The RNA shown here (Bacterial RNase P class A) has 400 nucleotides and comes from a Thermoanaerobaculia bacterium. It was read from a public genome assembly, where an Rfam model found it. The organism belongs to Thermoanaerobaculia, within Bacteria. It matches the Rfam family "Bacterial RNase P class A". About the family: Ribonuclease P (RNase P) is a ubiquitous endoribonuclease, found in archaea, bacteria and eukarya as well as chloroplasts and mitochondria. By type it is a ribozyme. The coordinates come from a structure-prediction model, not an experiment, and the mean pLDDT is 75.
[in-house]
RNA sequence: GGAGAGCUCCAGGUGGUCGCUGCUCGCCCUCGGGCGAGGAGAGGAAAGUCCGAACUCCCACGGGUAGCAUGCUUGUUAACGGCAAGGCGCGGCGACGCGACGGAAAGUGCAACAGAGAAUAGACCGCCUAAGGUCGAGCUUCGGCUCGGCACGGCAAGGGUGAAACGGUGCGGUAAGAGCGCACCGCUCCUCCGGCGACGGAUGGAGGCUUGGUAAACCCCAUGUGGAGCAAGACCAAAUAGGGAAGUGGACAUUUAUGUGCGGGCUACCCGUCCCGCUCCUUCGGGACCAACUUCCGGGUAGGUUGCUCGAGUCCGUCGGUGACGGCGGACCUAGAGGAAUGACCACCGCAUCGACUUCGGUCGGUGUACAGGAUUCGGCUUAUCGGAGCUCUCCGGCU
Numbered sequence: 001g002g003a004g005a006g007c008u009c010c011a012g013g014u015g016g017u018c019g020c021u022g023c024u025c026g027c028c029c030u031c032g033g034g035c036g037a038g039g040a041g042a043g044g045a046a047a048g049u050c051c052g053a054a055c056u057c058c059c060a061c062g063g064g065u066a067g068c069a070u071g072c073u074u075g076u077u078a079a080c081g082g083c084a085a086g087g088c089g090c091g092g093c094g095a096c097g098c099g100a101c102g103g104a105a106a107g108u109g110c111a112a113c114a115g116a117g118a119a120u121a122g123a124c125c126g127c128c129u130a131a132g133g134u135c136g137a138g139c140u141u142c143g144g145c146u147c148g149g150c151a152c153g154g155c156a157a158g159g160g161u162g163a164a165a166c167g168g169u170g171c172g173g174u175a176a177g178a179g180c181g182c183a184c185c186g187c188u189c190c191u192c193c194g195g196c197g198a199c200g201g202a203u204g205g206a207g208g209c210u211u212g213g214u215a216a217a218c219c220c221c222a223u224g225u226g227g228a229g230c231a232a233g234a235c236c237a238a239a240u241a242g243g244g245a246a247g248u249g250g251a252c253a254u255u256u257a258u259g260u261g262c263g264g265g266c267u268a269c270c271c272g273u274c275c276c277g278c279u280c281c282u283u284c285g286g287g288a289c290c291a292a293c294u295u296c297c298g299g300g301u302a303g304g305u306u307g308c309u310c311g312a313g314u315c316c317g318u319c320g321g322u323g324a325c326g327g328c329g330g331a332c333c334u335a336g337a338g339g340a341a342u343g344a345c346c347a348c349c350g351c352a353u354c355g356a357c358u359u360c361g362g363u364c365g366g367u368g369u370a371c372a373g374g375a376u377u378c379g380g381c382u383u384a385u386c387g388g389a390g391c392u393c394u395c396c397g398g399c400u
Base pairs, nucleotide, nucleotide: 001396002395003394004393005392006391007390008389009388010387012349013348014347015346016345017344018343020041021040023038024037025036026035027034028033043371047382048381050380051379052378053377054376055229056228057227058226067225068224069223070222071221072086073085074084075083076082087101088099089098090097091096102220103219107218108217109214110213124159125158126155127154128153133150134149135148136147137146138145139144167185168184169183170182171181172180186209187207188206189205190204191202192201193200194199233306234305235304236303243297244296245295246294247293248292249290250289251260252259253258254257261273262272263271264270265269274287275286276285277284313332314331315330316329317328318327319326320325350369351368352367353366354365355364356363357362
């Protein structure tokens, strides 16, 4: 100098004009509000709502099943499927990155195309002709023998197919071959050693080798798991219509079930005007009914208040720990609205980039300046993001 890896941070600034939402104070007021001043007013992801919690309500003896989630180890934490450190596998020369990373010897299933064969393997090309079979030729003492060929016999080394073909290399062996035998490598089990553990190592012992892949296929194993969510929930509480209680009111005539009247309603119509007690009537007492009137009570709705922001809080320092994180000390208060405010324009500056000019110091001009927007709160993950800064590390090249 070039190319990268990891972690952390920033997310334009100043001024002016016009605005927006709460809070506090003052003044005015027709009590609805208005005006003025002061101060406050989004993020690293506020997002997706994917995990885990706090908080709230409902449900719930206990156990099992189903469903769902998770799935190497040890830690960390309020908790987690997060994070840290490590193991193993894969990728990268490397810094480092990625991994649902339990079980395929419980069972079931699946594997397109190609290929002979895709799991109790298989034979297309190929290799072989020893034994058995068969064809031909020769010989024969007629019992057979020799030679050559074939596959209907043997083989799986080589070729070929495929993502994957039933350990690899070599030597021996053989008709040709094959863990068929042997050596080395690999594998499985045992033993020993190291590690808390995942796991690693071995000079060891045993086994010719042992049953391919796929479980984000069914399944099996282990662990966990009740539901709904601040529109949760709590409190206050109007009009109207229901519900409950108390009080008031409910006439007369006769043919005794009709009429007139009265009261009321949803107004050609409908409802009530009733029953019992008392010898009878009135009065009285009790009860029923009413869509009537008055008063009261209760629940819910509109509306209002609360939950609501001081919290597993933020920042700094220090100590312990490889680290996630934890202990201690100090400082600070940082939206709390409820259909939802935090904005728009202008000027200058900054940053990035392009072009022109240049006295190489710069100057002028153009373009760009992101993703995005609280709604109970917190810890994570994931996704979006113009650009920029810092620290540590890796590889390559050059110079000293």